Source information: A computed fold for a 133-nucleotide RNA from an Anaerolineales bacterium, annotated as SAM riboswitch aptamer (S box leader). It was read from a public genome assembly, where an Rfam model found it. It matches the Rfam family "SAM riboswitch aptamer (S box leader)". From the family's description: The SAM riboswitch is found upstream of a number of genes which code for proteins involved in methionine or cysteine biosynthesis in Gram-positive bacteria. Of the family's consensus pairs, 97% are formed in the model. Its mean pLDDT, the model's own confidence on a scale to 100, is 82. Taxonomically the source falls in Anaerolineales (Bacteria, Bacillati, Chloroflexota, Anaerolineae).
[in-house]
RNA sequence: CACUCAUCGAGAGAGGUGGAGGGACCGGCCCUGUGAAGCCUCGGCAACCACUGCAGCAGAUGUUUAUCUGAUGCGGAAGGUGCCAAGUCCGGCAGAAGACGCGGUAUUCCGCGGAUUUUCUGGAAGAUGAGGG
Numbered sequence: 001c002a003c004u005c006a007u008c009g010a011g012a013g014a015g016g017u018g019g020a021g022g023g024a025c026c027g028g029c030c031c032u033g034u035g036a037a038g039c040c041u042c043g044g045c046a047a048c049c050a051c052u053g054c055a056g057c058a059g060a061u062g063u064u065u066a067u068c069u070g071a072u073g074c075g076g077a078a079g080g081u082g083c084c085a086a087g088u089c090c091g092g093c094a095g096a097a098g099a100c101g102c103g104g105u106a107u108u109c110c111g112c113g114g115a116u117u118u119u120c121u122g123g124a125a126g127a128u129g130a131g132g133g
Stems, first nucleotide, its partner, number of pairs: 001133001003131006013042005021031003025092004043084003048080002051076005057070005088125001093122007100113005
C1' cells in the first nucleotide's frame, strides 16, 4: 500500500506544554483565546487479538473418571492494539413509502413532478481490529 473478514445508536478526561486551528473528503452544522491540532504525564473505557476462570456440548486418548483439543455461552483483564464532544456529528449514491406542489369536477381515489422535507432499506466512503500478501 492494496486485498479478505468482522464491527461501528453503548462506553470512557484531567493536568502540563503549545499557540490557531479541529471534527478524513465535499456540503451543512458544530467545537475552539473560558485555549484548537500536535507532544508529554497520569487516569479511564472497551473486550478485536493473546492470556485466563466457570458451564454444558462434541471429538481424541486413557479405561473409571481423568487428561487433551475444538467451537459455543457467561465472566476476569496486570499483555498487543484501539478509543475517551455530538450516531462514523448529519447528509453525499440508488430504491421504497410519505409530507409538499401540479393536474384529473376530487379533504378520501389516480397520475405526474423534483426546488424543499421525513422515515426506512441497501450501497459507497471512512475508522478500528484480525489475517494472509